[in-house]
RNA sequence: GGGGCAUUAGCUCAGUUGGUAGAGCGUCUCGUUCGCAAUGAGAAGGUCAGGAGUUCGAAUCUCCUAUGCUCCA
Numbered sequence: 001g002g003g004g005c006a007u008u009a010g011c012u013c014a015g016u017u018g019g020u021a022g023a024g025c026g027u028c029u030c031g032u033u034c035g036c037a038a039u040g041a042g043a044a045g046g047u048c049a050g051g052a053g054u055u056c057g058a059a060u061c062u063c064c065u066a067u068g069c070u071c072c073a
Stems, first nucleotide, its partner, number of pairs: 001072007010025004019056001027043006049065005
């Protein structure tokens, strides 16, 4: 220098053919307990890495950029 993959909640990750973004763990509240652990119920938490484009509509398609991993030279 060139190619490929990844980037989504605090962490680990889903997300189908483009149509209102989810799970587990964690956090908080409440119940059960003398209390803790465990468990049950509920809640909060997101610019979907950044920007632009296409579209009535983009996490999803296209282009550029950034970071990480990897292959070739």
About this RNA:
The RNA shown here (transfer RNA) has 73 nucleotides and comes from an Akkermansiaceae bacterium. The sequence was found in a public genome assembly. The organism belongs to Akkermansiaceae, within Bacteria. It matches the Rfam family "tRNA". Rfam classes the family as a transfer RNA. The coordinates come from a structure-prediction model, not an experiment, and the mean pLDDT is 81.